[in-house]
Context: one part of a larger RNA
RNA sequence: GGCGCAUGGUGGAUGCCUUGGCACUAGGAGUCGAUGAAGGACGUGACUAACUGCGAUAUGCUUCGGGAAGCUGUAAGUAAGCAAUGACCCGGAGAUCUCCGAAUGGGGCAACCCGAUGACUGUAACGAGUCAUGAUCGCUGGCUGAAUACAUAGGUCAGGCGAGGACAGACGCAGGGAACUGAAACAUCUAAGUACCUGCAGGAACAGAAAGAAAUAUCGAUCCCCUUAGUAGCGGCGAGCGAACGGGGGACAGCCCAAACCAAGAAGCUUGCUUCUUGGGGUUGUAGGACUGGACAUUUGAGUUAGCAAGAAGCACUGUAGCUGAACGGCUUGGGAAAGCCGGCGAAACAGGGUGACAGCCCCGUAAGCGAAACAGUCCUUCCUCAGUCCAGGAUCCUGAGUACGGCGGAGCACGUGAAACUCCGUCGGAAUCCGGGAGGACCAUCUCCCAAGGCUAAAUACUGCCUAGUGACCGAUAGUGGACCAGUACCGUGAGGGAAAGGUGAAAAGUACCCCGGGAGGGGAGUGAAACAGUUCCUGAAACCAUGUGCCU
Numbered sequence: 001g002g003c004g005c006a007u008g009g010u011g012g013a014u015g016c017c018u019u020g021g022c023a024c025u026a027g028g029a030g031u032c033g034a035u036g037a038a039g040g041a042c043g044u045g046a047c048u049a050a051c052u053g054c055g056a057u058a059u060g061c062u063u064c065g066g067g068a069a070g071c072u073g074u075a076a077g078u079a080a081g082c083a084a085u086g087a088c089c090c091g092g093a094g095a096u097c098u099c100c101g102a103a104u105g106g107g108g109c110a111a112c113c114c115g116a117u118g119a120c121u122g123u124a125a126c127g128a129g130u131c132a133u134g135a136u137c138g139c140u141g142g143c144u145g146a147a148u149a150c151a152u153a154g155g156u157c158a159g160g161c162g163a164g165g166a167c168a169g170a171c172g173c174a175g176g177g178a179a180c181u182g183a184a185a186c187a188u189c190u191a192a193g194u195a196c197c198u199g200c201a202g203g204a205a206c207a208g209a210a211a212g213a214a215a216u217a218u219c220g221a222u223c224c225c226c227u228u229a230g231u232a233g234c235g236g237c238g239a240g241c242g243a244a245c246g247g248g249g250g251a252c253a254g255c256c257c258a259a260a261c262c263a264a265g266a267a268g269c270u271u272g273c274u275u276c277u278u279g280g281g282g283u284u285g286u287a288g289g290a291c292u293g294g295a296c297a298u299u300u301g302a303g304u305u306a307g308c309a310a311g312a313a314g315c316a317c318u319g320u321a322g323c324u325g326a327a328c329g330g331c332u333u334g335g336g337a338a339a340g341c342c343g344g345c346g347a348a349a350c351a352g353g354g355u356g357a358c359a360g361c362c363c364c365g366u367a368a369g370c371g372a373a374a375c376a377g378u379c380c381u382u383c384c385u386c387a388g389u390c391c392a393g394g395a396u397c398c399u400g401a402g403u404a405c406g407g408c409g410g411a412g413c414a415c416g417u418g419a420a421a422c423u424c425c426g427u428c429g430g431a432a433u434c435c436g437g438g439a440g441g442a443c444c445a446u447c448u449c450c451c452a453a454g455g456c457u458a459a460a461u462a463c464u465g466c467c468u469a470g471u472g473a474c475c476g477a478u479a480g481u482g483g484a485c486c487a488g489u490a491c492c493g494u495g496a497g498g499g500a501a502a503g504g505u506g507a508a509a510a511g512u513a514c515c516c517c518g519g520g521a522g523g524g525g526a527g528u529g530a531a532a533c534a535g536u537u538c539c540u541g542a543a544a545c546c547a548u549g550u551g552c553c554u
Base pairs, nucleotide, nucleotide: 001553002552003551004550005549006548007547008546009545015539016504017503020475021474022472023471024470025469026468027467028466029464030463031166032165039100040099041098042055043054044053046078047077050074051073061094062093063092064091065090066089070082071081072080105114106113107112116133117132118131119130120129121128136163137162138161139159140158141157142156143155144154171202172200173199174198175197176196182189186236212219213218223250224249225248226247227246233241234240254456255455256454257400261280262279263278264277265276266275267274268273269272285434287399288398289397290396291393292392293391294390295389296388300387301386302385303384311383312382313381314380316378317377318376319375320374322370323369324368328343329342330341331340332339344361345360346350352364353363354362405429406428407427408426409425410424411423412422415441436451437450438449439448440447491498492497511538514525515524516523517522
């Protein structure tokens, strides 16, 4: 030196565990904000660096309930206190709530600086201090008010008027809108109206009560699911794209204006018309309504989501604290009994967790039952509130205009201009008025269906940051969230941004008094403990790697 064996060191794999995650289910909730949010800065404790809580009333104040013997958070310790006159703790409602932040008196390098006005404190006076008000835009109303006479623009003041900002990296609607890619290249096409940007919301949104769909028969708002169907079609007829009718389900709900006409009021002037405002009336396609004439009736119906208008009270239920809640002992082993053995008991409770090993009967719970002063939600009832209906006539009037539609240029429709209907936009033209108009995939006729150019509308549908309860042939610390741990931290970057590592003593700290060596670190005794080769670098403790001892070989 090599190869073995043994014993150690180092290291932290493996096993076991779970405070944390992941995916779902059911119910709830689906906003907060100028009454100053979200998010922060700085403070606040007897001692206090951090976290948590709170805000100069500052680990808290008041009150109403619950509940109970202890309490002053994590978090030990000392001090000082509180508590059956009910503390601490839990829940409801209030008070306080510095500074920044939409930030809003002005400024500003966020958490800072500096004014004004009014009231007050204070001073001999000034300085100083406290409280309140004061941003902008929009709306409404008042007062003023140019060029320019009336006026208008503008100015100014007020309003228990509004907006602004945040978010859940989700869901929705709208305005914009790629490329990689595929087509085995690539240009139409595709990817895709996707990603992304912007605006606006709501608890859902959008859509929605036929100028519909169909086909000689009919259906009867919208939305969603299954199917029709990868069909009919579209397509450098390539790659690909891709319906509808019909059928079966879920859920169901229908309404209001404009106009004609009437009444009242006002304005204008051409003085008998026009316009405006308010109220009544009225809302459709087997046309309807106005209008004229006639009949009937104050019965009944409906209602706070639309229609459709304001509320009040009460009961009940639910939520936001809680409460009651059955049944076991002995022996043995052991550090410890829940284990083994023996003998019992409960069960509307043998879900689960904890307890010194594996507990129905030890503890918390569980089944079952009970409970709210206050606040909130839902349903119901009552009060209350709202509302005329029908027939006939067919003379007159009304029934949404720069609209429908057409040319040209585009877009959306499964449909790429095609025979291209239908819908929308730009541009240029531009109707009819119920003997009317639109559609039925060019167009025309017949026939059928419908009534545009105004508006509202629950449910079924989409999603889950949040709350409650629960589930898992999900993970178990290189996994599962980036994050089980003081993590969006430390650290990196000018910045946008990137972004870790890091869990486990023991049943209980009983965390090793005392002695010895040593400057200490550390160790040897002693002691605790079941165990210390469980000593805080702490369960188990693999391998690589490093030693020591020993055997063999050289």

The part of an RNA shown here (large-subunit ribosomal RNA, domain I) has 554 nucleotides and comes from Ligilactobacillus sp. JN-6 (Y).1.
Rfam family: Bacterial large subunit ribosomal RNA. Its family is annotated with structural constituent of ribosome and ribosome in the Gene Ontology.